[in-house]
Molecule: Lysine riboswitch aptamer
Organism: soil metagenome
RNA sequence: GGGUAGAGGCGCAAUGCGAAUGAGUAGGGCAAAGGAGCCGGAAGCGAUGACUUUGUCUGAAAGGUUAAAUUGCCGAAGCGAUACGAUCGCCGGGUCGUUACGCUGGGUCGUUGUUGAACAAGCAACGGACUGUCACCGCUUCAUGCGGUGGAGAACUAUUC
Numbered sequence: 001g002g003g004u005a006g007a008g009g010c011g012c013a014a015u016g017c018g019a020a021u022g023a024g025u026a027g028g029g030c031a032a033a034g035g036a037g038c039c040g041g042a043a044g045c046g047a048u049g050a051c052u053u054u055g056u057c058u059g060a061a062a063g064g065u066u067a068a069a070u071u072g073c074c075g076a077a078g079c080g081a082u083a084c085g086a087u088c089g090c091c092g093g094g095u096c097g098u099u100a101c102g103c104u105g106g107g108u109c110g111u112u113g114u115u116g117a118a119c120a121a122g123c124a125a126c127g128g129a130c131u132g133u134c135a136c137c138g139c140u141u142c143a144u145g146c147g148g149u150g151g152a153g154a155a156c157u158a159u160u161c
Stems, first nucleotide, its partner, number of pairs: 001161006009074001011073005018066002027058008037045002040091002077104004083098006105131002108128008133151007
């Protein structure tokens, strides 16, 4: 250095189902008043009333979050970014998938920033306690146990070549 196996714990993800949020929002119906324009482009719509305002009756969904379950796992995975592809009829723009590459050991709490509809959640930086692991130092035990400092998953443990 390669292969195989394995550990961390409020551990990670996926799937279908349920829940909250989204939201009394978008959209739709009706009525009244005004009314010739509406519209990002193009297309299209509009006196058989577009569009605007008000009232009233109705009224979602997606992304994001989450309980329990099942399944797959321990760079699990998340985020960023690049390229390609798909899709929203087209452009602009958006969404989704895959992905060379970059960051993050893990969960948790706080602050700030950012994404977000969000007092949710994700991510990043900084800080706190914790946790697994390795290295070094000190103390200690029959046995390995405690304390301190530091590191990063390209790590760590076992085994094998």